[in-house]
Molecule: transfer RNA
Organism: Parcubacteria group bacterium QH_9_35_7
RNA sequence: GCCACCCUAGCUCAGCGGUAGAGCAACGGUUUUGUAAACCGUAGGUCGGUGGUUCGAAUCCACUUUCCGGCU
Numbered sequence: 001g002c003c004a005c006c007c008u009a010g011c012u013c014a015g016c017g018g019u020a021g022a023g024c025a026a027c028g029g030u031u032u033u034g035u036a037a038a039c040c041g042u043a044g045g046u047c048g049g050u051g052g053u054u055c056g057a058a059u060c061c062a063c064u065u066u067c068c069g070g071c072u
Base pairs, nucleotide, nucleotide: 001071002070003069010024011023012022013021018055026042027041028040029039030038048064049063050062051061052060
């Protein structure tokens, strides 16, 4: 330099154009003499960035950032 892949909650990941979800973690509550465990609930997202298409984009298109891999 070229090719391909990845980027979504603190972490690991879902989500095939119609208001963004789970598990763990955090916080609160119930329970216990107390802790842990269990159960219930709450909060946490401008979906890496900039544009484009569309009535409508996390999703489709272009460029780009980061990480990892292959080739030279």